[in-house]
Molecule: c-di-GMP-I riboswitch aptamer
Organism: Bacillota bacterium
RNA sequence: CUCAGGAAAGGGUAAAUCCGCCGAAAGGCGGGGACACAAAGCCGACGGGCCUUACAGAAAAGCUGAUGGUGGCCGGGCUACCAAA
Numbered sequence: 001c002u003c004a005g006g007a008a009a010g011g012g013u014a015a016a017u018c019c020g021c022c023g024a025a026a027g028g029c030g031g032g033g034a035c036a037c038a039a040a041g042c043c044g045a046c047g048g049g050c051c052u053u054a055c056a057g058a059a060a061a062g063c064u065g066a067u068g069g070u071g072g073c074c075g076g077g078c079u080a081c082c083a084a085a
């Protein structure tokens, strides 16, 4: 240094849920709150999955479809803390 790892030290993020705001919804943001996480840091214009359907498919119902979401679904890419076994 690389791979593997998270013992110690110093830290970090924040599920469910509650309040407020935004949004058609899924969901997001802020504040509380912690289930967890060694990349739970970033990329959704890298690929797939999943969620939603404002809008479109002439119209109603239904159905189908992201250009809307999800990086805490997976793979991939980029970057990063520590150093015991």
Stems, first nucleotide, its partner, number of pairs: 005082002012037002017032006035072001041078003046075003049070003055065003